RNAcentral holds the sequence, with entries from Rfam and Ribocentre. The RNA shown here (TPP riboswitch aptamer (THI element)) has 109 nucleotides and comes from Chitinophaga ginsengisegetis.
RNA sequence: UCUACACUUUAGGGGUGUUUAUCCAAUUAACUAAAAAGGAUAAACUGAGAUGAUACCCUCAGUACCUGAAGCAGUUCAUACUGCCGUAGGGAAAAGUAACUGAACCUUU
Numbered sequence: 001u002c003u004a005c006a007c008u009u010u011a012g013g014g015g016u017g018u019u020u021a022u023c024c025a026a027u028u029a030a031c032u033a034a035a036a037a038g039g040a041u042a043a044a045c046u047g048a049g050a051u052g053a054u055a056c057c058c059u060c061a062g063u064a065c066c067u068g069a070a071g072c073a074g075u076u077c078a079u080a081c082u083g084c085c086g087u088a089g090g091g092a093a094a095a096g097u098a099a100c101u102g103a104a105c106c107u108u109u
Base pairs, nucleotide, nucleotide: 001103002102006097007096008095009094010093011059012058013057014056017045018044019043020042021041022040023039024038027035028034065090066089067088071084072083073082074081
C1' cells in the first nucleotide's frame, strides 16, 4: 500500500408453494345420481420468507432467483428432501468504515 472476513449507506434484483377438511362453483352430465376448472375459509408441512411485506433473502456468482422443467432416479399423502441435469443458459453494484486474515514493496540489523 492492497486485501480475506465483517459492517454501514444509497441504489437495485427475487420468491410466495404443497396437502387435508368445509363451503361456493364455470362447465360436463342429468337418473332430483354423479364428476369438476377455479375461488373462499380453517388446519397441517417445508423454508430466511408461503403477501400484516416499512418483512425476508440476494447483488458478480458452480448456492438470491429464473429457464430447460409438469425433466430423470430415489423418496413423500403431496410439496418438501437427496442425487443428477450443472463449472448448463440467464441473473441485480457503487461508495464508505474497519481490518487482529493474507500478500507485495521499502528501510534498518
Rfam family: TPP riboswitch aptamer (THI element). About the family: Vitamin B(1) in its active form thiamin pyrophosphate (TPP) is an essential coenzyme that is synthesised by coupling of pyrimidine and thiazole moieties in bacteria. Its family is annotated with thiamine pyrophosphate binding in the Gene Ontology.